[in-house]
Molecule: SAM riboswitch aptamer (S box leader)
Organism: Bacteroidota bacterium
RNA sequence: UGCUUAUCCAGAAAGACCGAGGGAAAGGGCCCACUGACGUCUUAGCAACCUUGCUCAUAACUUGGUGCUAACUCCCUUCUGCAAAGAACAAUCGUAUGCAGAGAAGAUAGGCG
Numbered sequence: 001u002g003c004u005u006a007u008c009c010a011g012a013a014a015g016a017c018c019g020a021g022g023g024a025a026a027g028g029g030c031c032c033a034c035u036g037a038c039g040u041c042u043u044a045g046c047a048a049c050c051u052u053g054c055u056c057a058u059a060a061c062u063u064g065g066u067g068c069u070a071a072c073u074c075c076c077u078u079c080u081g082c083a084a085a086g087a088a089c090a091a092u093c094g095u096a097u098g099c100a101g102a103g104a105a106g107a108u109a110g111g112c113g
Base pairs, nucleotide, nucleotide: 001113002112003111004110005109006108007107008106013043014042015041016040017039021032022031023030026077027076028075029074044069045068046067049065050064053061073105078102079101080100081099082098083097086093087092
C1' cells in the first nucleotide's frame, strides 16, 4: 500500500510540556480553543477485534497485542422512499425543510497478498 470480513446512536480523563489553530480530505453548517484546544508524554479508565488461562462447550473473569477516552464516523453532499412549506384550474411539480433506508468515503480490528 492493495483485497476481503466484521463493527461504527453504547462506554471511558486527570496531570505535565507546548503554544494557535483544531474537528480525515473539498464545499457548506455547527462546534472546540489563550479559563490553553490540537499535539506529545505519564498515569488512569473504557471496550472486547485477536490472543492466553479456566470450562465438555458457551458466558463471565483473566494474560498479552491493538484500539479508543467532546459532539451518531459532529451533521450534510450520491441514490431511493415517505411527509411537507410552496407552485398549479387540474393532472402534477416540489434539493425550503424533516424522517427512514441504501451507497460512497473514512476509522478500528481480524484474515490474505